A computed fold for a 98-nucleotide RNA from uncultured Thermodesulfobacterium sp., annotated as Bacterial small signal recognition particle RNA. The prediction has a mean pLDDT of 75. Rfam family: Bacterial small signal recognition particle RNA. Rfam links the family to the GO terms SRP-dependent cotranslational protein targeting to membrane, signal sequence recognition and signal recognition particle, plasma membrane targeting. Rfam classes the family as a non-coding RNA gene. Rfam describes the family as follows. The signal recognition particle (SRP) is a universally conserved ribonucleoprotein involved in the co-translational targeting of proteins to membranes. The literature on the family includes a 2002 paper in Nucleic Acids Res by Regalia et al., "Prediction of signal recognition particle RNA genes".
């Protein structure tokens, strides 16, 4: 100083781990303005009827505790695989020159 091979570093994929979501279970749940149904009693009819609707019961939103089997998401998550990318940086070997 050239070549090789391996390491830092980069990028991609793919796999586990941690976080969080969806999801399941359980408790609570929208005073007044979630949705249905609506006893009473109200309003409209001469009457059969019809309407709006308050409690109550149902369900949802939401919020809490708990589960992680799957599923999806994130990333200065792993000295895990695999592939490439070398402008730099590092080791070894081998050759050459001084």
């Nucleotide at each position: 100083u050239a070549u090789u091979g391996g390491g830092a570093u980069c990028u991609g994929u793919g796999c586990g781990a941690c976080a969080g979501a969806u999801c399941c279970u359980g408790g609570u749940g929208a005073a007044c303005u979630c949705c249905g149904c609506u006893a009473g009693g109200c309003c409209c009819g001469a009457a059969a009827g019809g309407g709006a609707g308050c409690a109550a019961c149902g369900g949802u939103a939401g919020c809490c505790a708990g589960g992680c089997u799957c599923u999806c998401u994130g990333g200065g998550u792993g000295c895990c695989a695999c592939a490439g990318a070398u402008a730099u940086c590092c080791c070894a070997a081998u050759a050459g020159c001084c």
Record summary:
The sequence was found by an Rfam model in a public genome assembly. The organism belongs to Thermodesulfobacterium, within Bacteria.